[in-house]
Molecule: small-subunit ribosomal RNA
Organism: uncultured prokaryote
RNA sequence: CCUGACGCAUGCAAGUCGCACGGAACGAUGGGAGCUUGCUCCCAGGCGUCGAGUGGCGGACGGGUGAGUAAUGCAUAGGAAUCUACCUAGUAGCGGGGGACAACCUGGUGAAAACCAGGCUAAUACCGCAUAAUCCCUACGGGGCAAAGCAGGGGACCUUCGGGCCUUGCACUAUUAGAUGAGCCUAUGUCGGAUUAGCUAGUUGGUAAGGUAAAAGCCCACCAAGGCGACGAUCUAUAGCUGGUUUGAGAGAACGAUCAGCCACACUGGGACUGAGACACGGCCCAGACUCCUACGGGAGGCAGCAGUAGGGAAUAUUGCACAAUGGGCGAAAGCCUGAUGCAGCAAUGCCGCGUGUGUGAAGAAGGCCUGCGGGUUGUAAAGCACUUUCAGUAGGGAGGAAAGAAAGCAAUGCUAAUACCAUUGUCUAAUGACGUUACCUACAGAAGAAGCACCGGCUAACUCUGUGCCAGCAGCCGCGGUAAUACAGAGGGUGCGAGCGUUAAUCGGAAUUACUGGGCGUAAAGAGUACGUAGGCGGUUAUUUAAGUCGGAUGUGAAAUCCCCGGGCUUAACCUGGGAACGGCACUCGAAACUGCAAGACUAGAAUGUGGAAGAGGGAAGUGGAAUUCCGGGUGUAGCAGUGAAAUGCGUAGAUAUCCGGAGGAACAUCAGUGGCGAAGGCGACUUCCUGGUCCAACAUUGACAUUCAGAUGCGAAAGCGUGGGGAGCAAACAGGAUUAGAUACCCUGGUAGUCCACGCCUUAAACGAUUAGAACUAGCCGUUGGGGGUAUUAAAACCUUUAGUGGCGAAGCUAACGCGAUAAGUUCUCCGCCUGGGGAGUACGGCCGCAAGGUUAAAACUCAAAGGAAUUGACGGGGGCCCGCACAAGCGGUGGAGCAUGUGGUUUAAUUCGAUGCAACGCGAAGAACCUUACCUGCCUUUGACAUUGACAGAACCCUGGAGAGAUCCGGGGGUGCCUUCGGGCCUGGAAAACAGGUGCUGCAUGGCUGUCGUCAGCUCGUGUCGUGAGAUGUUGGGUUAAGUCCCGUAACGAGCGCAACCCUUGUCCAUUUGCCAGCACGUAAUGGUGGGAACUCUAAGGAGACUGCCGGUGACAAACCGGAGGAAGGUGGGGACGACGUCAAGUCAUCAUGGCCCUUACGAGUAGGGCUACACACGUGCUACAAUGGCCGGUACAGAGGGCUGCGAAGUCGCGAGGCGAAGCGAAUCUCACAAAGCUUGUCGUAGUCCGGAUUGGAGUCUGCAACUCGACUCCAUGAAGUCGGAAUCGCUAGUAAUCGCGAAUCAGAACGUCGCGGUGAAUACGUUCCCGGGCCUUGUACACACCGCCCGUCACACCAUGGGGGUGGAUUGCACCAGAAGUAGGUAGCUUAACCUUCGGGAGAGCG
Repeated sequence: CCUGACGCAUGCAAGUCGCACGGAACGAUGGGAGCUUGCUCCCAGGCGUCGAGUGGCGGACGGGUGAGUAAUGCAUAGGAAUCUACCUAGUAGCGGGGGACAACCUGGUGAAAACCAGGCUAAUACCGCAUAAUCCCUACGGGGCAAAGCAGGGGACCUUCGGGCCUUGCACUAUUAGAUGAGCCUAUGUCGGAUUAGCUAGUUGGUAAGGUAAAAGCCCACCAAGGCGACGAUCUAUAGCUGGUUUGAGAGAACGAUCAGCCACACUGGGACUGAGACACGGCCCAGACUCCUACGGGAGGCAGCAGUAGGGAAUAUUGCACAAUGGGCGAAAGCCUGAUGCAGCAAUGCCGCGUGUGUGAAGAAGGCCUGCGGGUUGUAAAGCACUUUCAGUAGGGAGGAAAGAAAGCAAUGCUAAUACCAUUGUCUAAUGACGUUACCUACAGAAGAAGCACCGGCUAACUCUGUGCCAGCAGCCGCGGUAAUACAGAGGGUGCGAGCGUUAAUCGGAAUUACUGGGCGUAAAGAGUACGUAGGCGGUUAUUUAAGUCGGAUGUGAAAUCCCCGGGCUUAACCUGGGAACGGCACUCGAAACUGCAAGACUAGAAUGUGGAAGAGGGAAGUGGAAUUCCGGGUGUAGCAGUGAAAUGCGUAGAUAUCCGGAGGAACAUCAGUGGCGAAGGCGACUUCCUGGUCCAACAUUGACAUUCAGAUGCGAAAGCGUGGGGAGCAAACAGGAUUAGAUACCCUGGUAGUCCACGCCUUAAACGAUUAGAACUAGCCGUUGGGGGUAUUAAAACCUUUAGUGGCGAAGCUAACGCGAUAAGUUCUCCGCCUGGGGAGUACGGCCGCAAGGUUAAAACUCAAAGGAAUUGACGGGGGCCCGCACAAGCGGUGGAGCAUGUGGUUUAAUUCGAUGCAACGCGAAGAACCUUACCUGCCUUUGACAUUGACAGAACCCUGGAGAGAUCCGGGGGUGCCUUCGGGCCUGGAAAACAGGUGCUGCAUGGCUGUCGUCAGCUCGUGUCGUGAGAUGUUGGGUUAAGUCCCGUAACGAGCGCAACCCUUGUCCAUUUGCCAGCACGUAAUGGUGGGAACUCUAAGGAGACUGCCGGUGACAAACCGGAGGAAGGUGGGGACGACGUCAAGUCAUCAUGGCCCUUACGAGUAGGGCUACACACGUGCUACAAUGGCCGGUACAGAGGGCUGCGAAGUCGCGAGGCGAAGCGAAUCUCACAAAGCUUGUCGUAGUCCGGAUUGGAGUCUGCAACUCGACUCCAUGAAGUCGGAAUCGCUAGUAAUCGCGAAUCAGAACGUCGCGGUGAAUACGUUCCCGGGCCUUGUACACACCGCCCGUCACACCAUGGGGGUGGAUUGCACCAGAAGUAGGUAGCUUAACCUUCGGGAGAGCG
């Protein structure tokens, strides 16, 4: 106690009255008796009072709860046929009698609760009689109905001495009114579900009787057949209703705690009694469940009163104090009772207020944190100094809530016979406080006792460090975390709020995201497939009436509280309180008559009908026609036909295909044919006839709003499908066969059945689309086309102008998210209907309806996701399109892939085989050159301020020679040497303590700079201003030409500009002048040589110039750009080659060139040293070299380059060696000397197609050179050996001219070590039709569900795990319809029987009553 209207121990919550009564359980007092002298008993209602009892009033209020209840309820406004104790006012009374029953006593039963019998007794208990103003009944004559006393006082009079009697108060009786309370009726409002559509027999109404306080089918008999329902009956789920509360600008939405009004309930169900009032929370009876007592026979109980307890639950308090105040019951009153109430306690649960100090204080302390190392920040913060004392604490004082009532006295008034009594009013005095240690005030002491929580990526105010490393964790949404996390955790700092702060749950708002205010439906969700039409909605012009809607005034009501405004009271506030306003509503009344409605008139502009014309694949039925396919018969005729990308299955010598003639049958209607026509849509196409619907035009006439839209209902409704019966030529699901393919249940082929066709009946769906419902009005133009009318001119046709109805293309305004629409609207408006509300689940399940079935229609939820979707933009992509380019293909030449070797890589191996590079764009790459070194790797040894840098007290020259140990680093010695410069401060060099620091080829190229590769030397990439677009963006940059080119020209809402292209640069090709170069001619000289004089013609050299610009001519082109051809020229259309690489892409490569952030190591991941390794080797790949031979090999002879290098160098001549090379030393820092003989070529000879006189690997032996050192591990030479290989599978590479191919030469690196790399020249081709295809690229365009962009995205099965749901059988519970067995208590009536005080009596009985 929002959950269990779950169960309850214990205490209390409703009693009171002795002034109604008989009395005396209790207490006190007095007296008496007994005696065990302090106990028992008795007496005294005399006293205080009062247990139990009779009687009265009250227990129907107050308090609790919200189970039930969708209306017997509640709210608002009304109504008539009622009752009302106590209370108020009025009228009239209150006379006289009687008989009982409790208590009590006696006896009995029972465990108890309780009960029975007999006897006594009182009353304001009970019963007659009298009276009856009023009241009730009435046939209007009349009839009927009451009561009670008690207390106080008292002058006469009476008395049995009790009193009578009078009077006052209270009570009592009858009655009339009022007030209060209650009962009943009506209208309107009051939640969800139609997957609840029909409900109802006392049901609806009437009549008579009954019944109630009262109207009424409330009940009963009879009669009638009604009543409710699409404006939602019935059924079902949920729920107490309201004033109000929360939120919201409002309209609304959600809720119904506290407070207040109403209702319902009281363990569950039923029932009545009493009473003014109940069908009664703390009353009764019965049934049931549960609990308790029991002697087992029977009994007792009801916290949803206040506390409290168990249990349930996330969760909700004390078994407190007091009747002092307010209120209630009883009483004459005092007073009693009161868990109502007033207070206190517990809980920061909420609201409000206050405190935890204030001022000063820079050395900007210490500490913390950060740091760019300077400092910054915490921070005037602290400390220190000077103050204050609220609150808490201690002590003292101290209001208000208290005034009535009551008692006594006094006074006045009333009553009365009364100056008694009593009542009322006034005055006076005293008392009464739960809270309470109250509020408040004063004093004292001391800054003393008093601050937390959340957050800091954006939303959203507030930032750094450390740790962690897709872990741990965070998260409201987006999303953080994979080694530099402002997002995790901690810290410092900051921000926000503050005795609170966060979280969770919930409501409203924002959400115009259910749109009444205030949304939409071409493509985002959404127009029903279409028409007709009922209910309903809405409706043309004009005058009149009415007053329902509407508008205005007045009245009543709309409880109080709440909200709002103005005041008042607590120091303020919360809070309390006075007044006002408001309560948006309802009712009643008076008025207005514009608009809507109603009524009854009129009109013709809407609509319809008539008259006359017109077009049409509109519909239905019957008949007719030709072309074609197929089949059948016959003729001719022979080997194929058919089919495809290619084939095969199939047909054909039993004669096909082809061709001719004849026949049969079914289906469909070429041309005309057209964004042409008709129809509501579906749809409709040969011709003729018949029947029939709609539409259009023209001019008049008629009717007189008849219109429009349309829930439900109804008709029509492609194709497929279904049923029955026909028909069946072609085509053709299924099916069969053949192909294709990895497979091919497909696409292709050969066949082929339902079906397609007809009749009748179903089905009722489509991307049934204009993805655009129907109707009406208005709003620029232009161009077509179909039907009709009018006109102009004309012979006519055609043409033109105009009008109307369709049907198309553009387009203005406007609209639209854009696309687009634009008089055929998606524009501006009006009317009605249908439909939508994130995606999936799902147009599914269940239920209903329809259907023969297939299925259709209506139509959810659980669960799940954070999106799904539209239009447009830029890219990218396409086995899309167009244009164009490139050794891209094609055309050619030569290779690779096969062999051996070289070299790099992978893999494997290893102590290590250091590291990096990995499609093109890694792999003869970094490396322009690993025996040591390099070297980063491994093993061993050694070292620690260090191999290297800076500072450095101090010391010293530096340096040179040398011995020993050791593998060496290193260690231990010996000897020589004693400096140079100087501004006199010092500097250069070496050693060196200590400390800062050095060092790292350790990690991260995904933290970076720089550099580089690649697309790609592809022609592109952008900007400013302007313009267009809501915007992303577009335009420019597209288009027509042209180019190698975004090259140029033209056009152009663009105009310009930048980075790229080109050019400028280098080289090569021609010319011009010169020397160290050259030597044609002339001359000299030599054995020979430009050696010399001389020359400048040639070659060359290297500086400067010239030259080429589509300049000229012709043609083409658009009069352009440009292209084609030609001339001249060494060269012609960028002459050849090079350098040069836009914006960007690839997290491309590189931390191992270098630099660098962060991290890591610091007697080691640093440094040194020796040896080893990088050189391994079943294998695989890349790049090369040499070959396989005769266009060749070998031997001999012989010719011609270019470009380079050279002093630690190139090294000549000469000489030795078969040779590599050695000795030797001239010359040359080089146009002079040298490397250095170029080779292919040419030529004589030989070999004769063979594993060879090809090929040279491998191996043995002997050497040379370099170097400290060639074992692992160099190159070269000679002798010997003589492997594979006879031109290379699939596949693949390079090259377009001085190119490929082929031949040699040089250089860098380098001690030595190229088949690599970079250069150089010699010889020197073939081919290109062309752009279909492969690859790559550029521009335009198109589609897109892609945007880490096709190496994209994405679908389904299966496997596993998890979540939600379903199915079956059984079982339990809840709710409910109909029928029924049994049937408690109770109410009414009543049978047998029984009982009986009051009244009557003839005393027998009767009347009446009760039990049953």